[in-house]
RNA sequence: ACAUCGAAAAGGCACAACACGGGCAACCGUGUGUCGCAAAGCUACCAUCCCACCGGGAUAGAGGGGUUGUCGAA
Numbered sequence: 001a002c003a004u005c006g007a008a009a010a011g012g013c014a015c016a017a018c019a020c021g022g023g024c025a026a027c028c029g030u031g032u033g034u035c036g037c038a039a040a041g042c043u044a045c046c047a048u049c050c051c052a053c054c055g056g057g058a059u060a061g062a063g064g065g066g067u068u069g070u071c072g073a074a
Stems, first nucleotide, its partner, number of pairs: 005072002012037002017032006035061001041067003045064002047059005
């Protein structure tokens, strides 16, 4: 240094709910919020969900895969 791993420390993200707005919907944006998260960063390949349906769309905090990354105890 790398891999595995996840103690400590410094930080990070932001569930549900509510308000406003967008969308047919899934769901998304902003704010409040802080359930939790060692990838709760990114990626729509699998998968799941929606529809104006055979074609489109959504979800990365249901799960799997890929990929990048912080710190460094045992």
The RNA shown here (c-di-GMP-I riboswitch aptamer) has 74 nucleotides and comes from a Geobacteraceae bacterium. Lineage of the source: Bacteria > Pseudomonadati > Thermodesulfobacteriota > Geobacterales > Geobacteraceae. The sequence is in RNAcentral, with records from Ribocentre. Its mean pLDDT, the model's own confidence on a scale to 100, is 85.